[in-house]
RNA sequence: UCUGAAAAGAGCAAACCCAUAGCGAUAUGGGGACGCAAAACCGCGAAUUUCGUAAGAGAUAGUCGGGUUGCCAAAA
Repeated sequence: UCUGAAAAGAGCAAACCCAUAGCGAUAUGGGGACGCAAAACCGCGAAUUUCGUAAGAGAUAGUCGGGUUGCCAAAA
C1' cells in the first nucleotide's frame, strides 16, 4: 500500500414504540437491535424524496459514486 479470514478491545444503531420540532420529506432525545470496518465527517455528482401552480427551497451520508480522516489484524 492492498485486503477484511480469524481474534481482542472499543464504537455506531435499521424497523418499531414514546416525546419534542417541522406543512412535509425528516431531524433530535429516550427505549430498542436489523445490520455496519468507515453505518466517522463533507450535499460535490447521480438517485430517491418533500413543499411549491411554477420559479425555487429543502430531506436522505444506513441508495450509489467522489473527497477528507480513522481502530485492529492474518495473508500478499